Context: one part of a larger RNA
RNA sequence: UGACGGGGGCCCGCACAAGCGGUGGAGCAUGUGGUUUAAUUCGAUGAUACGCGAAGAACCUUACCUGGGCUUGACAUCCAGUGGAAUGGCACAGAGAUGUGUCAGCCCUUCGGGGCCGCUGGACAGGUGCUGCAUGGCUGUCGUCAGCUCGUGUUGUGAGAUGUUGGGUUAAGUCCCGCAACGAGCGCAACCCCUAUUCUUUGUUGCCAGCGGUUAAAGCCGGGCACUCGAAGAAAACUGCCGGACGUAAGCCGGAGGAAGGUGGGGAUGACGUCAAGUCCUCAUGGCCCUUAUGUCCAGGGCUACACACGUGCUACAAUGGCCAGUACAAAGAGAAGCAAGACCGCGAGGUGGAGCGAAUCUCAAAAAGCUGGCCCCAGUUCAGAUUGGAGUCUGAAACUCGACUCCAUGAAGGUGGAUCGCUAGAAUCGUAGAUCAGCACGCUACGGGAUACGUUCCCGGGCCUGACA
Numbered sequence: 001u002g003a004c005g006g007g008g009g010c011c012c013g014c015a016c017a018a019g020c021g022g023u024g025g026a027g028c029a030u031g032u033g034g035u036u037u038a039a040u041u042c043g044a045u046g047a048u049a050c051g052c053g054a055a056g057a058a059c060c061u062u063a064c065c066u067g068g069g070c071u072u073g074a075c076a077u078c079c080a081g082u083g084g085a086a087u088g089g090c091a092c093a094g095a096g097a098u099g100u101g102u103c104a105g106c107c108c109u110u111c112g113g114g115g116c117c118g119c120u121g122g123a124c125a126g127g128u129g130c131u132g133c134a135u136g137g138c139u140g141u142c143g144u145c146a147g148c149u150c151g152u153g154u155u156g157u158g159a160g161a162u163g164u165u166g167g168g169u170u171a172a173g174u175c176c177c178g179c180a181a182c183g184a185g186c187g188c189a190a191c192c193c194c195u196a197u198u199c200u201u202u203g204u205u206g207c208c209a210g211c212g213g214u215u216a217a218a219g220c221c222g223g224g225c226a227c228u229c230g231a232a233g234a235a236a237a238c239u240g241c242c243g244g245a246c247g248u249a250a251g252c253c254g255g256a257g258g259a260a261g262g263u264g265g266g267g268a269u270g271a272c273g274u275c276a277a278g279u280c281c282u283c284a285u286g287g288c289c290c291u292u293a294u295g296u297c298c299a300g301g302g303c304u305a306c307a308c309a310c311g312u313g314c315u316a317c318a319a320u321g322g323c324c325a326g327u328a329c330a331a332a333g334a335g336a337a338g339c340a341a342g343a344c345c346g347c348g349a350g351g352u353g354g355a356g357c358g359a360a361u362c363u364c365a366a367a368a369a370g371c372u373g374g375c376c377c378c379a380g381u382u383c384a385g386a387u388u389g390g391a392g393u394c395u396g397a398a399a400c401u402c403g404a405c406u407c408c409a410u411g412a413a414g415g416u417g418g419a420u421c422g423c424u425a426g427a428a429u430c431g432u433a434g435a436u437c438a439g440c441a442c443g444c445u446a447c448g449g450g451a452u453a454c455g456u457u458c459c460c461g462g463g464c465c466u467g468a469c470a
Stems, first nucleotide, its partner, number of pairs: 007466007015456002019423005026315008034306002042053002064301007073124001077123008087104007106115003126290002129288003135284002137279003140275001142273001147186006153162003166177003192267004197235007206225003211222003238261001241255004317417001321376007333364003338357002343352003383414001388409007429449006
């Protein structure tokens, strides 16, 4: 000097307490382990792997397996020789890759040749092969924790110390006071974005107060830009004002005004470093290895297996409910090989047809929980919906392995689950949209509607400071 302790002190955190709701038991979805397999491709493994890479495995993807092919190669550049435009159509064989045959079919030229393609030979290509313990880049984590350092000076033989410790204070190494220190840098905070209030400008595709018209109804029309809203600019919050205790400090407590009060709320932003953390399968890259194969093309299969174990979710076990009918209120998005209205057909998934819209105009679009009325009457039920049989729809060359959805029938387990997890302004619950995407969402990301509890005595964990041991 740092690390460590079943030493001490201080502080903080959904850490505990006070509550609410889950998971653990059931069924299913999904990931992992294990087992199986010709293959079940690979990686990720306490926290910091396990709805993770994968924002979409029927083929493709695909890296795996089986079989059939190719060897200058599926792809790049160049050299030499040789033949032909490239390219397109057709027929046959084949699972296809591919092979054979046939038809159509050039341009420039200095007449040497060139463009483009095939064949032969040679340089070389290629590798999701290995090493993340050779690396770059990127990322997780401690942790949005308040820390990590430097220059000069001083001090110690020196490693080092001081500053950064101390007294207060703060969310904060935040600020104040003191001090052999004086200053500075990376962090903190602020500057950025969204949100809460007001004003100005601008009114179309937005809006409709007043005026007029139309209608079964309706901003539907004339008209208007008040209001809402859209998007540009500006204002506003700074402990600024008042009171209190404190040290005439920093700050703290209370109050006024205010849309908002002490970081207003949320986001983005992640210091020096730690874990030889993760990634050679995004990409890049050293070394090693393969080169008629560890490269490459194709068909089929596999990644979807299933005595089992674990993680993450969905649906339930019902009456704060289930079913039926009526009725109300969002935000944020997406749309041209697209979103698709009204209409018609179908019990339905959907089909026919196609107005409008590259979208503040049109469409997806119905928000759902909610509210009103009715039925059920505590049962394995009008709860729950797994599983299975049948009939269909849609996407797509193609749904057997292995898609989603609909209708009829079937109606399993399940009667609240030993230990543990999340949450203090957004838990629980309710739907909506998007990315990926031909099709496939209980996952992910975003969006709004809408109750309630809110303390610091102790335990646990973390950080800081300080005496012991080494």